The RNA shown here (SAM riboswitch aptamer (S box leader)) has 104 nucleotides and comes from a Chitinophagaceae bacterium. Rfam family: SAM riboswitch aptamer (S box leader). Gene Ontology term of the family: regulation of gene expression. Model confidence (mean pLDDT): 86 of 100. The source organism's lineage runs through Bacteria, Bacteroidota, Chitinophagia, Chitinophagales and Chitinophagaceae.
């Protein structure tokens, strides 16, 4: 770094540093941000993918939370394309990204 499956409207914040932009990518919109955002560390939580026990032919379900990861503003913030609708807006799929597991 691409591949090939799954998930993506639930959930979860405090110290302490920095000091100016951030919210993945053009733009647009909208929001976070000196009452300190983004980051980064400690600490705490959060879910439950892998891994663990128990049950099962197996799919797959339960249980826990010590392990490997991830997360902790807003649906992945919002935007496309189909299809409904008067509209608001809704449901569907896609591209693009995020994680996690596998094979290379």
């Nucleotide at each position: 770094u691409g591949c090939u499956u799954a998930u993506c409207c639930a959930g979860a914040a405090a110290g302490a540093c920095c000091g100016a932009g951030g919210g993945a990518a053009a733009a647009g919109g909208c929001c976070c941000u000196a009452u300190g955002a983004c980051g980064u560390c400690u600490u705490a939580g959060c879910a439950a993918c892998c891994a663990u026990g128990c049950u099962g032919a197996a799919a797959a379900g339960c249980a826990a939370a010590a392990g490997g990861u991830g997360c902790u503003a807003a649906u992945a913030c919002c935007u496309g394309u189909u299809g409904c609708g008067g509209g608001a807006g809704c449901a569907a799929c896609a591209a693009u990204g995020a994680u996690a597991a596998g094979a290379a």